[in-house]
RNA sequence: UGCUUUGAGGAGCGUUGCAGCAGGCAAACGGCCUGUCAGGCUCGAAGCAUGUCCAUACAGCAACAACGGCGCUCACCGAAC
Numbered sequence: 001u002g003c004u005u006u007g008a009g010g011a012g013c014g015u016u017g018c019a020g021c022a023g024g025c026a027a028a029c030g031g032c033c034u035g036u037c038a039g040g041c042u043c044g045a046a047g048c049a050u051g052u053c054c055a056u057a058c059a060g061c062a063a064c065a066a067c068g069g070c071g072c073u074c075a076c077c078g079a080a081c
Base pairs, nucleotide, nucleotide: 001049002048003047004046005045006044007043008042009041010074011073012072013071014070015069018040020036021035022034023033024032025031039067
């Protein structure tokens, strides 16, 4: 760094449908239609794989989130009255 699994980022209702997924059509096609669809993002943990680095390195300890189409409701915190 990537992949898989998993935890967290307060909780819901309605709505649209990009990507993805499923089905169908098309086949000089790379798209069209239907359905589903607003944690797909970030942080942490475990496993696997790959890469970098070598004591002026790496690692450890400590501290800590930020964000999430539109509308509405609740919770929590703060301020004002």
Annotation:
The RNA shown here (SAH (S-adenosyl-L-homocysteine) riboswitch aptamer) has 81 nucleotides and comes from an uncultured Gammaproteobacteria bacterium. The coordinates come from a structure-prediction model, not an experiment, and the mean pLDDT is 75. The sequence was found by an Rfam model in a public genome assembly. Rfam family: SAH (S-adenosyl-L-homocysteine) riboswitch aptamer. For this family Rfam cites "Riboswitches that sense S-adenosylhomocysteine and activate genes involved in coenzyme recycling" (Wang et al., Mol Cell, 2008).